[in-house]
RNA sequence: AACCGAAAAAGGCAAAUCAUCCGUGAGGAUGAGGCGCAAAGCUACCUGCCUGGGAUACCAGGUGGAGGAGCUGCCGAA
Numbered sequence: 001a002a003c004c005g006a007a008a009a010a011g012g013c014a015a016a017u018c019a020u021c022c023g024u025g026a027g028g029a030u031g032a033g034g035c036g037c038a039a040a041g042c043u044a045c046c047u048g049c050c051u052g053g054g055a056u057a058c059c060a061g062g063u064g065g066a067g068g069a070g071c072u073g074c075c076g077a078a
Base pairs, nucleotide, nucleotide: 004076005075012037013036017032018031019030020029021028022027035065041071042070043069045068046067047066048063049062050061051060052059053058
C1' cells in the first nucleotide's frame, strides 16, 4: 500500500414518525426523532422501482437507505 472489517478507539450519518415550508406528483428542505449503516460520503452513467404528460412510441422528473459501476475517505485487530 492492497485486501479485509474487531466485543478496538475517535468520531460520522440518520429510518419510520411528527411540525413547518416547496412541488401537479414521486419527492425535497429545515427542526425534533433514532430504525439502522464500515462508506447510509459523492456521481443519475447502466438496470430496477416510483411520479407527471401521452392512444402508443416516447418525453420530462424522482429515488444514492434498491443493485451495479466510477470517484473520494477515518481507524488498524485477525
Predicted 3D model of a 78-nucleotide RNA (c-di-GMP-I riboswitch aptamer) from a bacterium. The sequence was found by an Rfam model in a public genome assembly. Model confidence (mean pLDDT): 89 of 100. It matches the Rfam family "c-di-GMP-I riboswitch aptamer". Its family is annotated with cyclic-di-GMP binding in the Gene Ontology.